Predicted 3D model of a 356-nucleotide part of an RNA (large-subunit ribosomal RNA, domain III) from Natronolimnohabitans innermongolicus JCM 12255. The prediction has a mean pLDDT of 82.

Context: one part of a larger RNA
RNA sequence: UAGUAGCAGCGUUAGUCGGGUGAGAACCCCGACGGCCGAACGAGUAAGGGUUCCUCAGCAAUGCUGAUCAGCUGAGGGUUAGCCGGUCCUAAGUCAGCCCGUAAGUCGAAGCUGACAACAGGGAAAUAGGUUAAUAUUCCUAUGCCAGUGUGCACUCAAAGCCGACGCUUUGGGGCCGCCUCUGCCGGGCUUUCGCCCGGCCGAACAGUCGAACUUCGUGGAAGCCGUAAUGGCACGAAGCGAACGAAUGACUGGAUAGCGCAAGAGAGGUCAACCUAGAGCCCGUGAAAAGGCAAGCACACUGUCCGUACCGAGAUCCGACACAGGUACUCGUGGCGGCGAAAGCCAAGGUCUGU
Repeated sequence: UAGUAGCAGCGUUAGUCGGGUGAGAACCCCGACGGCCGAACGAGUAAGGGUUCCUCAGCAAUGCUGAUCAGCUGAGGGUUAGCCGGUCCUAAGUCAGCCCGUAAGUCGAAGCUGACAACAGGGAAAUAGGUUAAUAUUCCUAUGCCAGUGUGCACUCAAAGCCGACGCUUUGGGGCCGCCUCUGCCGGGCUUUCGCCCGGCCGAACAGUCGAACUUCGUGGAAGCCGUAAUGGCACGAAGCGAACGAAUGACUGGAUAGCGCAAGAGAGGUCAACCUAGAGCCCGUGAAAAGGCAAGCACACUGUCCGUACCGAGAUCCGACACAGGUACUCGUGGCGGCGAAAGCCAAGGUCUGU
């Protein structure tokens, strides 16, 4: 000569237009239009990470381009509990000591004693609304509940019993939320009119009352009756009638001239996750333990320490050397159309256009 000739790759896919900020904008913010996911690319958690959270100020590096942006740089701020979890209990199991064996032991079978071992097993007790830039069943407001201690009243029962406490398959009954249907009320949109369409009509824990099945008892007295989804039941007493005991996260009343909603702030029905209850089938498999609780009353006052609590939880905060198309436990399974369906496809709520 020349940072020239050239140049694989930029990690599957939706952006476009207008506006803003700024020295500077394809990719930072706002709006509109247009897309994508929707048994997730949504929401809540565990493990793990450890400040990545929020705010301000920045852009040398990090970011497969740019950057005014950031999980990056610098500074400041942020995690509030008697009732969420740990803490307690025991499980498979682990450790230590004792005992015995051995010359000895960091060795060893059984036994005994003590401790540890579950943030998915057991377990005293909290809900609704509001609030922060960032925390909330933790703060605030309202209404509750539990345990211990003390005081007062009541009671002499009282320790037997029961609960905790449990397999798989299948079926009946009760049943909230959700969803669907009808009618009414309120709000909104469209509409000259008629009318049509869309959305909403809320309200907890807790306290009291109600409450089915099962079981038991009384009565009754069936010689073929009663009954189930099904198996079935019966003079060792069926049906019928009556009583005792007795469920829900269920119903009603209070809670609540709380709260929430611009307002209205409702009825009926259907299907019924959760939750409650009662059967049947299966097993050469029979489906934990302990703490603890009930039994065992009422009122008032006081006490309730300690640890966790931010954020991600993933096509960028975890494990994979990376902002890696891989891997990673659980819950919501009941949003609509569709349909046998948790299928395909389309769309809500919500998220997203950075699988940069």